[in-house]
RNA sequence: AGAGUUUGAUCCUGGCUCAGAGCGAACGCUGGCGGUAUGCUUAACACAUGCAAGUCGAACGGCAGCACGGGGAGCUUGCUCCCUGGUGGCGAGUGGCGGACGGGUGAGGAAUACGUAGGAAUCUACCCUUGGAGUUUGGGACAACUCACGGAAACGUGGGCUAAUACCAAAUGUGCUCUACGGAGGAAAGGUGGCCUCUAUUUAUAUGCUAUCGCUCUAGGAUGAGCCUACGUCGGAUUAGCUUGUUGGUGAGGUAAAAGCUCACCAAGGCGACGAUCCGUAGCUGGUCUGAGAGGAUGAUCAGCCACACUGGGACUGAGACACGGCCCAGACUCCUACGGGAGGCAGCAGUGGGGAAUAUUGGACAAUGGGGGCAACCCUGAUCCAGCGAUGCCGCGUGUGUGAAGAAGGCCUGCGGGUUGUAAAGCACUUUAGUUGGGGAGGAAAGCCUGAGCGUUAAUACCGCUCAGGGAUGACGUUACCCAAAGAAUAAGCACCGGCUAACUCUGUGCCAGCAGCCGCGGUAAUACAGAGGGUGCGAGCGUUAAUCGGAAUUACUGGGCGUAAAGGGUGCGUAGGUGGAUGAAUAAGUCAGCUGUGAAAGCCCUGGGCUCAACCUGGGAACUGCAGUUGAUACUGUUUGUCUAGAGUCGAAUAGAGGGGAGCGGAAUUUCCGGUGUAGCGGUGAAAUGCGUAGAUAUCGGAAGGAACACCAGUGGCGAAGGCGGCUCCCUGGAUUCAGACUGACACUGAGGCACGAAAGCGUGGGUAGCGAACGGGAUUAGAUACCCCGGUAGUCCACGCCGUAAACGAUGAGUACUAGCUGUUGGCAGGCAAGACCUGUCAGUAGCGCAGCUAACGCAAUAAGUACUCCGCCUGGGGACUACGGCCGCAAGGCUAAAACUCAAAGAAAUUGACGGGGGCCCGCACAAGCGGUGGAGCAUGUGGUUUAAUUCGAUGCAACGCGAAGAACCUUACCUACCCUUGACAUCUAUGGAAUCCUGCAGAGAUGCGGGAGUGCCUUCGGGAAUCAUAAGACAGGUGCUGCAUGGCUGUCGUCAGCUCGUGUCGUGAGAUGUUGGGUUAAGUCCCGUAACGAGCGCAACCCUUGUACCUAGUUACCAUCAUUUAGUUGGGGACUCUAGGUAGACUGCCGGUGAUAAACCGGAGGAAGGUGGGGAUGACGUCAAGUCCUCAUGGCCCUUAUGGGUAGGGCUACACACGUGCUACAAUGGGCAGAACAAAGGGCAGCGAAGCAGUAAUGUGGAGCGAAUCUCAGAAAACUGUUCGUAGUCCGGAUAAGAGUCUGCAACUCGACUCUUUGAAGUUGGAAUCGCUAGUAAUCGCGGAUCAGAAUGCCGCGGUGAAUACGUUCCCGGGCCUUGUACACACCGCCCGUCACACCAUGGGAGUGGGUUGUACCAGAAGUGGCUAGUCUAACCUUCGGGAGGACGGUCCCCACGGUAUGGUUCAUGACUGGGGUGAAGUCGUAACAAGGUAACC
Repeated sequence: AGAGUUUGAUCCUGGCUCAGAGCGAACGCUGGCGGUAUGCUUAACACAUGCAAGUCGAACGGCAGCACGGGGAGCUUGCUCCCUGGUGGCGAGUGGCGGACGGGUGAGGAAUACGUAGGAAUCUACCCUUGGAGUUUGGGACAACUCACGGAAACGUGGGCUAAUACCAAAUGUGCUCUACGGAGGAAAGGUGGCCUCUAUUUAUAUGCUAUCGCUCUAGGAUGAGCCUACGUCGGAUUAGCUUGUUGGUGAGGUAAAAGCUCACCAAGGCGACGAUCCGUAGCUGGUCUGAGAGGAUGAUCAGCCACACUGGGACUGAGACACGGCCCAGACUCCUACGGGAGGCAGCAGUGGGGAAUAUUGGACAAUGGGGGCAACCCUGAUCCAGCGAUGCCGCGUGUGUGAAGAAGGCCUGCGGGUUGUAAAGCACUUUAGUUGGGGAGGAAAGCCUGAGCGUUAAUACCGCUCAGGGAUGACGUUACCCAAAGAAUAAGCACCGGCUAACUCUGUGCCAGCAGCCGCGGUAAUACAGAGGGUGCGAGCGUUAAUCGGAAUUACUGGGCGUAAAGGGUGCGUAGGUGGAUGAAUAAGUCAGCUGUGAAAGCCCUGGGCUCAACCUGGGAACUGCAGUUGAUACUGUUUGUCUAGAGUCGAAUAGAGGGGAGCGGAAUUUCCGGUGUAGCGGUGAAAUGCGUAGAUAUCGGAAGGAACACCAGUGGCGAAGGCGGCUCCCUGGAUUCAGACUGACACUGAGGCACGAAAGCGUGGGUAGCGAACGGGAUUAGAUACCCCGGUAGUCCACGCCGUAAACGAUGAGUACUAGCUGUUGGCAGGCAAGACCUGUCAGUAGCGCAGCUAACGCAAUAAGUACUCCGCCUGGGGACUACGGCCGCAAGGCUAAAACUCAAAGAAAUUGACGGGGGCCCGCACAAGCGGUGGAGCAUGUGGUUUAAUUCGAUGCAACGCGAAGAACCUUACCUACCCUUGACAUCUAUGGAAUCCUGCAGAGAUGCGGGAGUGCCUUCGGGAAUCAUAAGACAGGUGCUGCAUGGCUGUCGUCAGCUCGUGUCGUGAGAUGUUGGGUUAAGUCCCGUAACGAGCGCAACCCUUGUACCUAGUUACCAUCAUUUAGUUGGGGACUCUAGGUAGACUGCCGGUGAUAAACCGGAGGAAGGUGGGGAUGACGUCAAGUCCUCAUGGCCCUUAUGGGUAGGGCUACACACGUGCUACAAUGGGCAGAACAAAGGGCAGCGAAGCAGUAAUGUGGAGCGAAUCUCAGAAAACUGUUCGUAGUCCGGAUAAGAGUCUGCAACUCGACUCUUUGAAGUUGGAAUCGCUAGUAAUCGCGGAUCAGAAUGCCGCGGUGAAUACGUUCCCGGGCCUUGUACACACCGCCCGUCACACCAUGGGAGUGGGUUGUACCAGAAGUGGCUAGUCUAACCUUCGGGAGGACGGUCCCCACGGUAUGGUUCAUGACUGGGGUGAAGUCGUAACAAGGUAACC
């Protein structure tokens, strides 16, 4: 620091996801040790049991229990009982101090809190100051105890006795408090140790002395606490107004203390857009996590503060509480109960239940540190220190080390050679950390205490205090840490991942199944993505997953983003608050800057030392804490105050242009209607029609009238306006702009949240108006339908007045203002200058347009009218859908508008540009593509192929063009792959091993045959004599075999677009890039053929040419071919010839070469000459990059899978030949351009030895017989046919046509039944030129005629060839089909057979409404009122003090008043849950209906 994911690819926008760090975690798998931290995040849910706050006998009366001492009794002489506060001590009690600390939790609380910095009107127990001053004299009670009583208990009542450091009164009071300055008020407590100097009693004591601990008053300190102020501290405006003790004053009360803290009276204030009030959420902070930082998130452990203690309320005591382990009351819950009444509060430590994904022991000790009490010893201390449990985190260590190649075995893979696991193991040699066993062994411990010495105090050597020295004690942890020894590799490795991101790959299984998945996405028979295995990668006593946080995310942008088209400029203006603001002087010092001071707790982070063997951890020091406050300075800038200026802004003057706005009036053209005239049969309308109008007179035409609406030409890229918008002419009223010139004011400015105004069309209300047009509606068409498009009508509306509505793709999709930044051109309105005086030139201001540089932009594009460079202010955006929605609020008569979510769902949605493809887009061009022609198919019969059906089987494949006379150039058996039956199992075929035999031939029997059982003949070739080659049989296994599957695993071959003219590359250039350029353009061509132009220059595969054939000529050669001349003859038969034809070798020829014209002087085209042939002469072979997962596993080859006594092999028979039917391709016809008969001509190209087969003879014929000749320019197939000549038939189902059928034969063949071809005789079907539709062909072509060949025993109407005869037509490119190039649009890219919208139906999900229902919370009004403080009160009671002895003061109880918790009633707000039914929304491989959008999407789309 980035990466993946939208696309065919690209760039951008934009979301989603990942890699990192961290955690009080949990879950899964696994688990050796130690150190150190840490451990209910949920139910502030309920709690059994134990413990967590006591202590002081040196305050007191005492004495139950224990121990000791004393006394007594009993006896079993060492026990029991009784008495005795005498002693140690001490239960209970009085009293003091402490239970307000320590410990827990985070419910509440958005301010009574917390943080930071300040402040003044306060209190403060214990502690400190060798502070100051005192500690005097009296009195009365009450517990305990005892007696009696009540109660189940808890506990209580009454009588009696008693002490104090308990309580009360008096005295004094330095100081203290109050004060009217006269005065007034107001304290105390003693205990203990020692001593006898003083005093008192006269013996040792205390009332004495002394020491000490206390006590009281007071001052100061320290500590702690209370109060006040400022600033900071979450979200929501779909919460906008809140407040009556409310804000202030006076007086009174009250508090420790200021204060409406409380009350009375007076005033009417106070808070709020700088967010009051309300709602939701939350303990705050130091810090912690993350981050480069700024920030964001968080507030466990540790530390500071706050709040709470079952829920709510209340006070008491006290220095301190409204009190976690105190009290009272109310409530809920739990427990006890004798039913009358009582008890309780783990959010202390353990522990239990419950909740939960989840969080520990009912442990030890006060040894240390700290706390409470005490003079102290000491006691208490679940604070604390330790131990236990948990890999929960962090840190450290170990699970061995070295050597060891036969690269072992095993596993896995394999191309079968090997590779890998892997020096890994084994083996050998070592080591011993940790663990085990045994032994040793620190530190945490020093005080207090005791002894001694010194000092202080003192009368004192007591006592006591301080200091020093010595002494013996004190350890939970603990079998401590650590050290030593012994044995022995012995006891110790897993988890996740391996498609990309992201390090790491193979095999097997599975077969869109099972499953995986963080995102993209894998899985449908060859899965590196599932599962297992081998191997590998990463981390390691852990490893993964999940949740939540920060980061990446510049994806809320302060640092650090945007708004023309991606989300985003408000429809427009005016203007309030606010923000910002020209030049120049002075003052000030708020902002700003600097120094100093205080504070910013400790811990933590960082730096640097030290201690645990290291580290984690602990510890010393420093830095830092970016903050706040105070103070002293500085004064450039901003602010404030004050003075001046004129460049911004404005005012006055003179002009100018204009559909700027409002009102009134006027005008002509046109449409329509009405009236009248002329006139007659149609008009109108459409793609074509019809509805409609018209003989009751339309349309047309002329004249007149009425009425409403809109204003042609001018007219423009023009003008005006803030926008919406504004268009005939005249007048009235009125806003703004521009130019020119001076004068004046003196910053008066810009923007503008709320607010106010304007605001197209449609719509609404009231009243008018209504010619045309025209939603709705009616009718006619179109259509599968047509609630549309088209047509005929037509109501609202459109128009006017007044009032609403307030929205538009209200758009330049571009907020307003100011300044700056190259040019060129046009235009509107001004002004100025110039001369040559014009329809002129130059300059300038204000508008409005077109290009264009820099710059900007993702690109497109913008470019002085910025989307450039800057500043000021406002508005708005943050993935798509849900949703321009719901709810709530505001506005509206309504329609509706404004504001505006969430659940849920997707991994995209989108912008621009690129290449293709496509278009019922455009342009150019080609092709038997159409047109022009000729002949067919489609109708008939038959042949053949296919589908379908049938069948035991009808083997399989081919299926639009590009399957269907196709594979098949030929199914009776064979072929043959199919069916039935019968057989074989190393096999019909290949290789290897062993044994034996040559091989082979002839033959009998059984059987349908395969096969089985027999008989006979026969001994080969080479040899180095060992044997070998070939072949046959037998045996065993390796293996053979498969026309079984997959053509969507493949090779090869083939078809098709298409013989179409295209397809690419290198370098360069342009572009961020995909890509473009070249290859486009102007011409031309059959052609990307050539020329020219050109940021391109070249090149390759295609085109063309080279090849074959045909057309002409020449040369060479002349047999089997030929025959002009000569001879010969029936016959090129023979001699001969080499001329000709022909044959087969070679050569020439044609190149737009020549001429003319056109063209651009080119390429080329047109015409011509010559020539056998002329512009590629005709034909063939030749098929670019690629497309169709096109065809073929049944030609062949081949991966994988499958079968192996069968899916292999053999045999016989059957089938592939079936037949209601449908289609393709053909043949023959329907006849007279013909049929029959007779006569008589002319080919080419081929085939032939298991062959062609002549002549002759026989047969009506097929054919037979025959066998000459010929491996073929020699012989043969072999008679060419149409044509021609003659004759007949005379338009008919025929002398056409020949199907079908019968009989008789011929041939091939082992065999013609299923199932061959041919011949003869007879039979004589359909058919009289073929509907819609459709095919071929442009010249030696179509049409027509015959001939040959391959296959083949036989079997063509098919196929492949050959020649004979031999046409018609092409104006032309509008249309159909296919193709090429350019361009345009696109929401397509599986590419239009594309994409895609909405209703309906089904399933699921979340959500709105909903008669209501049930909770929470809260407002208002009222009722009620426990406990309790305070006030009032004399009903009852009453120790201390006073008293005149009557009583009083004071107190307690009771009563009552204010306040008030719980509770109740009524009525609202708000929120949550739920609800029959209902609304839309979302999602869901293959449902229904249509086809709205994307192309001109077939009616341009959209608001």
Molecule: small-subunit ribosomal RNA
Organism: uncultured bacterium